[in-house]
RNA sequence: GGACGCUUAGCUCAGUUGGUUAGAGCACGUGCUUCACACGCACGGGGUCGUUGGUUCGAGUCCAAUAGCGUCCA
Numbered sequence: 001g002g003a004c005g006c007u008u009a010g011c012u013c014a015g016u017u018g019g020u021u022a023g024a025g026c027a028c029g030u031g032c033u034u035c036a037c038a039c040g041c042a043c044g045g046g047g048u049c050g051u052u053g054g055u056u057c058g059a060g061u062c063c064a065a066u067a068g069c070g071u072c073c074a
Stems, first nucleotide, its partner, number of pairs: 001073007010026004019057001028044005050066005
């Protein structure tokens, strides 16, 4: 330098043919339970989907550029 893949909550990940509320588990907070703690149960907070631009009535999803990480080639 080139090819491919990944980037979504604090962490690990899902997200269908573009379709109207962006989710799960763990973690975190509060309450219940307990003499405490842990476990368990209930409720709750937390995101604009790496960034920018474009297509569209509508984009996490499609297109382009760019950044980071990984694998391979040179």
A computed fold for a 74-nucleotide RNA from Termitidicoccus mucosus, annotated as transfer RNA.
The coordinates come from a structure-prediction model, not an experiment, and the mean pLDDT is 80.
It matches the Rfam family "tRNA". Rfam classes the family as a transfer RNA.
NCBI's taxonomy places the organism under Bacteria, Pseudomonadati, Verrucomicrobiota, Opitutales, Termitidicoccus.
The sequence is in RNAcentral, with records from Rfam.